[in-house]
Context: one part of a larger RNA
């Protein structure tokens, strides 16, 4: 010496549930696979080592030990890991009570708003812009009133607020449904954590077949703008954006930070429960779990900055990286209806 990494340099799978496996509290007793002694057998010669010796010396050579990390019988130890038995309750999970949330799913109601339909009052302009035009309007428009149609989306509350595993999730009630979190300290008694593969769930954009289209609004078309303007900037506008049942399966799916568990200064806010205390009005103050935030002590860190929500100090399991381009690609296998997606190179060349 027996490898270093992975917030921003290359690196954490978009999430989740979970098979193999890997890991795995506390105490008895056994047991003897694992680990540990010792004994004996093997471990060819040559080498390599030591020692004595032969070529005048060495290189070489030759005698003899020595060692040979290994494997195997036997016999032995039992602390630790495993194996079997019994027992624990602290992990982990049930019960019971108690609030809080845009968590998912149905269906139903509701008001402001934009469009556009009728009718009424009213004229000559309106819209738009830096400025203007394209457009709209005397076949009566902008404005205004009342009435109807329709689809989409919930202003204010609203928060650095909450939920959800991630995407995500925001009017209102009703039904059905999942988590979590206090408090109890009744029950089970290691049921536990990781998780290759698989299955699942996945914004927005696209697809497919049917609806449905108010507004916005790729592509289109027109008008400006400009040297040009295939754009920003106007007027129009068609997928599409809504729904339903299927598929795509991707992203800067980001905390660019993978679950889990312990342990290590604090000070503030704030969300939810809970205990004491105080008044009897929530408040205030002291304190406990849980969650989100600001700033900070020791440590980290190449800085930046992280800092009990760790990027600190450890253990477990996964999963990725290993110079730049070629290259989020080619072939070649899966998937997919098609886009295309996963999984992945080499020659070349710096």
């Nucleotide at each position: 010496c027996u490898g270093g990494g992975c917030g921003u340099a290359a690196a954490g799978c978009g999430c989740g549930u979970g098979u193999a496996g890997g890991c795995g509290g506390c105490c008895u007793g056994u047991u003897a696979a694992g680990u540990c002694g010792a004994c004996u057998g093997u471990g060819a010669a040559a080498g390599c080592c030591c020692a004595u010796g032969g070529c005048u010396c060495a290189a070489c050579c030759a005698u003899g030990g020595a060692a040979g990390u290994g494997c195997a019988u036997u016999c032995g130890a039992a602390a630790c890991u495993g194996g079997c038995a019994g027992g624990c309750u602290g992990g982990a999970g049930u019960c019971c009570c108690g609030g809080a949330g845009a968590g998912g799913g149905u269906g139903a109601u509701g008001g402001a708003a934009u469009u556009c339909c009728u009718a009424g009052u009213g004229u000559a302009g309106a819209g738009g812009u830096g400025a203007a035009a394209u457009u709209c309007g005397u076949a009566g428009a902008u404005a205004u009133u009342a009435g109807g149609a329709g689809g989409a989306a919930c202003a204010c509350c609203g928060g650095u607020g909450g939920c959800g595993a991630a995407g995500g999730c925001g009017a209102u009630c009703a039904c059905c449904u999942g988590g979590a979190c206090g408090g109890g300290u009744a029950c089970u008694g290691a049921c536990g954590c990781u998780g290759a593969g698989a299955c699942g769930c996945g914004a927005a954009a696209g697809c497919g077949u049917g609806g449905g289209g108010a507004g916005c609004a790729a592509a289109c078309a027109g008008g400006a703008u400009u040297a040009g303007a295939u754009a920003c900037c106007c007027u129009g506008g068609u997928a599409g954006u809504c729904c339903a049942c299927g598929c795509c399966g991707u992203a800067a799916a980001c905390g660019a930070u993978g679950a889990g568990c312990a342990c290590u200064a604090g000070c503030u806010g704030u969300u939810g429960c809970g205990g004491g205390u105080a008044u009897u009005g929530a408040c205030c103050c002291c304190u406990g779990c849980a969650g989100u935030g600001g700033c900070g002590a020791c440590g980290c860190u190449a800085a930046c900055g992280c800092a009990u929500u760790a990027a600190g100090u450890g253990c477990u399991c996964c999963g990725c990286c290993u110079g730049g381009g070629g290259a989020c690609u080619a072939c070649g296998g899966c998937c997919g209806c098609a886009a295309g997606g996963c999984u992945a190179a080499a020659a070349c060349u710096c």

This is a predicted structure of a 350-nucleotide part of an RNA (small-subunit ribosomal RNA, central domain) from an uncultured prokaryote.
Model confidence (mean pLDDT): 88 of 100.
The full RNA is in RNAcentral, with records from ENA.